[in-house]
Context: one part of a larger RNA
RNA sequence: GAUUGAACGCUGGCGGCAUGCCUAACACAUGCAAGUCGAACGCGAAAGUCCUUCGGGGCGAGUAGAGUGGCGGACGGGUGAGUAACGCGUGGGAAUCUACCCUGUAGUGGGGGACAACCCGGGGAAACUCGGGCUAAUACCGCAUACGUCCUAGGGGAGAAAGAGGGCCUCUGCUUGCAAGCUCUCGCUAUGGGAUGAGCCCGCGUCCGAUUAGCUAGUUGGUAGGGUAAAGGCCUACCAAGGCGACGAUCGGUAGCUGGUCUGAGAGGAUGACCAGCCACACUGGGACUGAGACACGGCCCAGACUCCUACGGGAGGCAGCAGUGGGGAAUAUUGCACAAUGGGCGCAAGCCUGAUGCGGCAAUGCCGCGUGUGUGAAGAAGGCCUGCGGGUUGUAAAGCACUUUCAGUGGGGAAGAAAAGUCUGGCGUGAAUACCGCCGGGUCUUGACGUUACCCACAGAAGAAGCACCGGCUAACUCCGUGCCAGCAGCCGCGGUAAUACGGAGGGUGCAAGCGUUAAUC
Numbered sequence: 001g002a003u004u005g006a007a008c009g010c011u012g013g014c015g016g017c018a019u020g021c022c023u024a025a026c027a028c029a030u031g032c033a034a035g036u037c038g039a040a041c042g043c044g045a046a047a048g049u050c051c052u053u054c055g056g057g058g059c060g061a062g063u064a065g066a067g068u069g070g071c072g073g074a075c076g077g078g079u080g081a082g083u084a085a086c087g088c089g090u091g092g093g094a095a096u097c098u099a100c101c102c103u104g105u106a107g108u109g110g111g112g113g114a115c116a117a118c119c120c121g122g123g124g125a126a127a128c129u130c131g132g133g134c135u136a137a138u139a140c141c142g143c144a145u146a147c148g149u150c151c152u153a154g155g156g157g158a159g160a161a162a163g164a165g166g167g168c169c170u171c172u173g174c175u176u177g178c179a180a181g182c183u184c185u186c187g188c189u190a191u192g193g194g195a196u197g198a199g200c201c202c203g204c205g206u207c208c209g210a211u212u213a214g215c216u217a218g219u220u221g222g223u224a225g226g227g228u229a230a231a232g233g234c235c236u237a238c239c240a241a242g243g244c245g246a247c248g249a250u251c252g253g254u255a256g257c258u259g260g261u262c263u264g265a266g267a268g269g270a271u272g273a274c275c276a277g278c279c280a281c282a283c284u285g286g287g288a289c290u291g292a293g294a295c296a297c298g299g300c301c302c303a304g305a306c307u308c309c310u311a312c313g314g315g316a317g318g319c320a321g322c323a324g325u326g327g328g329g330a331a332u333a334u335u336g337c338a339c340a341a342u343g344g345g346c347g348c349a350a351g352c353c354u355g356a357u358g359c360g361g362c363a364a365u366g367c368c369g370c371g372u373g374u375g376u377g378a379a380g381a382a383g384g385c386c387u388g389c390g391g392g393u394u395g396u397a398a399a400g401c402a403c404u405u406u407c408a409g410u411g412g413g414g415a416a417g418a419a420a421a422g423u424c425u426g427g428c429g430u431g432a433a434u435a436c437c438g439c440c441g442g443g444u445c446u447u448g449a450c451g452u453u454a455c456c457c458a459c460a461g462a463a464g465a466a467g468c469a470c471c472g473g474c475u476a477a478c479u480c481c482g483u484g485c486c487a488g489c490a491g492c493c494g495c496g497g498u499a500a501u502a503c504g505g506a507g508g509g510u511g512c513a514a515g516c517g518u519u520a521a522u523c
Stems, first nucleotide, its partner, number of pairs: 001523004006519005013370006019363002021328001026326003030323003035071003040068002043065001048059004078281003087206007096198002101194008109143001111141002118133006149158003163186006172179003207253003214244003219241008256278004260271004283304005306317004334360001336359003342356001343354004373403004383394004407464001409459005417450001422444008467512005472493003478507005488495002
C1' cells in the first nucleotide's frame, strides 16, 4: 500500500447492489418448513336450512373427514463435527444398477382368498392396543399364454399384467338409447436401446512433526464356497508366509476438498465467508426395514445422556430447515408478506402444498453513486487567535445582493416483471365420425407479494443534511497558554525535570470524507 463475513471509539443525509453466529456440531418455548391424487377403492358426517302424518325426510353432500391404495417424503433446505481418506481434484477403467422420461418389440385372457375403514365387545390415566364380524380396489395370490427375457446349455425348464376416464352409433346385439361394440386418452406387464443419475476400481496430486522407526494374523496371496446390482479377504473354511516402510510406513497433531478468493510485476505466499461442484453429518452410539434409490435431518428399532407428561403401571421429544429464545462471545438481523414470477412434489386438469424461491424489515458491514448549495460580494465588518502594538490571520469566509431545487418532504400521474391456464374459434393429426382427444394459430377473459414500486410532473423554501484523525522526524501540516521526569504521549526513534511545534487546551493548518481513526488478521 492492498484486503476483510470484521469488532471498538467518535460521527452520521439519501439511494442502488451485495453481505450479515467466524464463538457453544451448546440447550431449545412457540408457529410454520412435504405433501398430493375421488380420473385406483370402499365408507361417509355435522352445523345450518326447508318440509313433516312428529316416526322422519329433502337440501347441505357423495361435501368435510378418516381409512385402503399410488406417487413423492433419498429432491429441495442446513451445518462442517468427523475425515490426511480414492474424501477431494484430474485423467483413465470394467464386473454393475437406474423410478419418472424418450424410443422399439410383444402383450393386457380367465379366476380366487383376504385385510383396513365400518359395526360389536374388552383393556389403559394417556400414548395406544386386543378379540369377534362385514366389505372394495390399479392392494394380495394362483391358473392360462410367452416374440423377446432368465437358468441349463444337449434335450429341457422357469417366469407377467390392472384397470380408470372421455366421446360415439359406422359395424354387431337388444334396437327410444345403451352395451360386453367402436374409438381416443391415461395407465399396467415382459423385454431391447437411449438419456439421466448412482455404485465400484486404478495412475498422479493433496498440511506439520523423526524429541514418532519399525508396522501388520484377515494381516499378504492362493483354492473352494457364501454374499452383493456389481470386481474384490467383502465374509467363511483350508493352504502358503507373506505385505508396508528412510522415495518416511506406523503413530501423534491439525484440517472438510475443489472451482475460486486476497495479495503480488510475476514466481509465490495466505485462504476456502457469500455463489457453484463433490463429500460427510442430522441429540450421542449401533442396527436394519421399506424402496428404483436410504442404512433415511422433520421414518422405524435398540442402548445412552438430557428435557417433558403421568393415575407411578407407563409414555413423549430431537431447530447443524425459516423465524425466534436462553447461553457463550468483541460480534452477526424479522417469531414479516406472497406463491404474482422461477423451480419442485402430486394430479388428465382445475388446483393443492412449497420458511426452496421472490420480496419487504433491521445493520454505514462492504462496494458504488448523489447531496449537504451556486454566482457575486473588501468597509478586508464584528468576534476569536497571534503580535515586534505598526499590524497579521481566520477571510470571499460571513453578512448583503442575485439565482437554482438534485436528494429528502407534500400532492398527482404511472410502466415492466404476465406468460400461461380457461373459454370461443380456424387448420392439421387420430378416427366410421362434422364426438372426444392431441398439436399449431387467431380472438377474448382474467391473474402482481413487492407496491404509497421504478420513472415522470407539480408545489414550497437555502430551506432538513459534516464529521473524524493528524500537525517532532519517518510524514502533508505551527503558534500561544497550562503543566513542570508530574499529569501524560508513543508504530519506531523517542518527548515531559519552568521558555515542550512531541503532554492537555485554544487559534491556525494538513489529510480523508458519510465517514474517519484504532485494534485484529493476510499478502